Transfer RNA from a marine eukaryotic metagenome, 67 nucleotides, folded computationally. Model confidence (mean pLDDT): 82 of 100. Its Rfam family is "tRNA". Rfam classes the family as a transfer RNA. The RNAcentral record of the sequence draws on MGnify.

RNA sequence: GAAAGUAGCGCAGUGGUAGCGCACCUCGUUGCCAACGAGGUGGUCGUGAGUUCGAAUCUCAUCUUUC
Numbered sequence: 001g002a003a004a005g006u007a008g009c010g011c012a013g014u015g016g017u018a019g020c021g022c023a024c025c026u027c028g029u030u031g032c033c034a035a036c037g038a039g040g041u042g043g044u045c046g047u048g049a050g051u052u053c054g055a056a057u058c059u060c061a062u063c064u065u066u067c
Stems, first nucleotide, its partner, number of pairs: 001067005008022004016053001024040005046062005
């Protein structure tokens, strides 16, 4: 100097209700497991401030990681 930080993990989301896959829980199916089907739980969006009617998103500062 550059990039990244969003659910347990991997990621999407370029100003208007925060989502997907896997995982997890419940139910169905099966003699059991797995697989499959249906439903569900889980988020101070790294932290603090600013702009705005409204910020994960724009601006500033700061912390951590990578190059």